[in-house]
c-di-GMP-I-GGC riboswitch aptamer from a Gemmataceae bacterium, 105 nucleotides, folded computationally.
The sequence was found by an Rfam model in a public genome assembly.
Lineage of the source: Bacteria > Pseudomonadati > Planctomycetota > Gemmatales > Gemmataceae.
The coordinates come from a structure-prediction model, not an experiment, and the mean pLDDT is 80.

RNA sequence: CCUCGAAAGGGCAAACCCGUCGUGAGGCGGGGGCGCAAAGCUAUGGGCCUUGAACUGCUGGGCCAGACGAAAGUCUGAUGGUUUAAGGUCGCCAGGCUGCCGAAG
Numbered sequence: 001c002c003u004c005g006a007a008a009g010g011g012c013a014a015a016c017c018c019g020u021c022g023u024g025a026g027g028c029g030g031g032g033g034c035g036c037a038a039a040g041c042u043a044u045g046g047g048c049c050u051u052g053a054a055c056u057g058c059u060g061g062g063c064c065a066g067a068c069g070a071a072a073g074u075c076u077g078a079u080g081g082u083u084u085a086a087g088g089u090c091g092c093c094a095g096g097c098u099g100c101c102g103a104a105g
Base pairs, nucleotide, nucleotide: 002105003104004102005101011036012035016031017030018029019028020027021026034091040097041096042095044094045093046092047089048088049087050086051085052084053083054082055081056080057063058062064077065076066075067074068073
C1' cells in the first nucleotide's frame, strides 16, 4: 500500500412515536434502534416514488363496450397506462469525491 473486517474506543440510525416544514414523495429536530465499515458527501446513469400537463378502448387489416340521439353521429373507456416537465430517495444498484482503527493474509 492492497485485500479484508478480528480487537478496542467511538460513529451513524430503519420501523414506530412526538414536533415542525412541504399539495405530495419526503426533509429537519427530539425520542427510539432494525441494521450499517463508508448507513460519510455527491441526484451523474438506471430503478422506485410524488406532483402538474398532454395523450390514451384494442388493433396489421380491422373489431368493440357503455351513455345520449329518430337517425347521422357525438361523448365516455381514466383511482389505470404512456409521454413530458418539475421534484423526492445515496439505508435500491452503479459512477464520482473523501475517510477512522489495524488482528490476520